[in-house]
RNA sequence: ACAGGGGACUGCUCCAUCGCCUGUGGCUCCGGCCACGGGAGGAAAGUCCGGACAGCACAGGGCAUCCUGCUUCCUAACGGGAAGGGCGCUUGCCACGGCAGGCGUACAGCACGUGCAACAGAAAGCAAACCGCCCCGGCUUGCCGGGGUAAGGGUGAAAGGGUGGGGUAAGAGCCCACCGGUUCCGAUGGUGACAUCGGAAGCCAGGUAAACCUCAGGAGCUGAAAGACCAAAUACACCGGCGCCCGAGGGCGGCCCGUCCGAUGCCGGAGGGUAGGUCGAUCGAGGUACGGAGUGAUCCGUAUCCCAGAUAAAUGAUGGAGACCUCCUGCCCGGGAGGCGACAGAAUCCGGCUUACAGGUCCCCUGUCCUC
RNA sequence: CGGGAUGUAGCUCAGUCCGGUUAGAGUACUCGUCUGGGGGGCGAGGGGCCGGCAGUUCGAAUCUGCCCAUCCCGA
Numbered sequence: 001a002c003a004g005g006g007g008a009c010u011g012c013u014c015c016a017u018c019g020c021c022u023g024u025g026g027c028u029c030c031g032g033c034c035a036c037g038g039g040a041g042g043a044a045a046g047u048c049c050g051g052a053c054a055g056c057a058c059a060g061g062g063c064a065u066c067c068u069g070c071u072u073c074c075u076a077a078c079g080g081g082a083a084g085g086g087c088g089c090u091u092g093c094c095a096c097g098g099c100a101g102g103c104g105u106a107c108a109g110c111a112c113g114u115g116c117a118a119c120a121g122a123a124a125g126c127a128a129a130c131c132g133c134c135c136c137g138g139c140u141u142g143c144c145g146g147g148g149u150a151a152g153g154g155u156g157a158a159a160g161g162g163u164g165g166g167g168u169a170a171g172a173g174c175c176c177a178c179c180g181g182u183u184c185c186g187a188u189g190g191u192g193a194c195a196u197c198g199g200a201a202g203c204c205a206g207g208u209a210a211a212c213c214u215c216a217g218g219a220g221c222u223g224a225a226a227g228a229c230c231a232a233a234u235a236c237a238c239c240g241g242c243g244c245c246c247g248a249g250g251g252c253g254g255c256c257c258g259u260c261c262g263a264u265g266c267c268g269g270a271g272g273g274u275a276g277g278u279c280g281a282u283c284g285a286g287g288u289a290c291g292g293a294g295u296g297a298u299c300c301g302u303a304u305c306c307c308a309g310a311u312a313a314a315u316g317a318u319g320g321a322g323a324c325c326u327c328c329u330g331c332c333c334g335g336g337a338g339g340c341g342a343c344a345g346a347a348u349c350c351g352g353c354u355u356a357c358a359g360g361u362c363c364c365c366u367g368u369c370c371u372c
Numbered sequence: 373c374g375g376g377a378u379g380u381a382g383c384u385c386a387g388u389c390c391g392g393u394u395a396g397a398g399u400a401c402u403c404g405u406c407u408g409g410g411g412g413g414c415g416a417g418g419g420g421c422c423g424g425c426a427g428u429u430c431g432a433a434u435c436u437g438c439c440c441a442u443c444c445c446g447a
Base pairs, nucleotide, nucleotide: 001368002367003366004365005364006363007362008361009360010359012322013321014320015319016318017317018316020039021038022037023036024035025034026033027032041343045354046353048352049351050350051349052348053223054222055221056220060257061256062255063254065219066218067217068216069215070084071083072082073081074080085107086105087104088103089102090101091100092099093098108214109213113212114211115208116207130153131152132149133148134147135146136145137144138143139142161179162178163177164176165175166174180204181203182201183200184199185198186197187196188195189194227279228278229277230276238269239268240267241266242265249261250260251259286305287304288303289302290301291300292299293298324339325338326337327336328335329334373446374445375444376443377442378441379440382399383398384397385396392430401417402416403415404414405413406412423439424438425437426436427435
């Protein structure tokens, strides 16, 4: 320098004219008009999490169900984030013991219990004998039968530590030395996950919990069509069922117990009427700047600002200028031509996650090539 | 705006809960046969990478996450 991957930020600017929604003020012939302000995003998206807010309930208890899962911290909360630990992959250096960087990580427990493992293979879970090896017996002397053996071969995703020695009929942690792992104990460092060191036990224990399950922690349900109010309207009728001292039904999504309400009742069918408006609703875990604390997420203080609010749903169009990109003039300058670009449009609000994204800037990693 | 379900052969569906041999059934399609021919019967055959991408596992239609599409319900 080029290519690829990942991450962060940004994602056009100004002027004029016309048009749309809206706040405040004024005018009005009540239809509107005028003046001054404001008017999409980093994802407004998917609706995957968590909250605010609202309603039900406020008499609770148990079971079931669902979710989360290394540690510490941040936060209103979280399945989010930060920092760290362990593990895996990869790169570089190396005195081959390790050290450093990058990326990823749903990462509690299978030395509680239960389940599962197709095909292949002799054998797949308190192991197992197909070939091979060894011993014994038999005889037709290279075969048969019995037994031992997990060192070697073969099958498989997976066959119950590795190397060497002893030992043995042959073998085997059967025994020993070293190495590796696990568990337990102790010391040191760390808030902790954990790390390092020392010791003990032949303990060698397979995989799977995004299988049931165990442990720890957590979750009441419903969502702005929540909910409050005003206006309008009417059929307390009809049909079927249940119930009214013995209780239908309801009060928290499933069950049980308990408790409360409960007769002008409850459920279903067919049908009639109305179907407009106001609030909720935009000042908020708010933005910007500066300072401070912290490795960081984040927090604190001061100053300053008010910044969409529609309800079939506004936020647009045209023209000009400038940035930016591509091509040509060999390069810079200057000039010419073309493009002006992506994903995408708030609907109660907020914090995240995930997904989509033309172009531009910066950082990290990997590969190739070139120069010193 | 909120909630729920589904996606498997051209079409309609099983299988998914509790993972395992080459994923089945009906219908449609192709070939053969019965018939003078059609329809119909009988027999045989082809056709799927289970909506897409990742992950867990030895192994995924099935389990988990994210995305896409379709349908349904709610004053």
Predicted 3D model of RNase P RNA and transfer RNA as a complex of 447 nucleotides.
Rfam match: Bacterial RNase P class A. It is annotated as a ribozyme.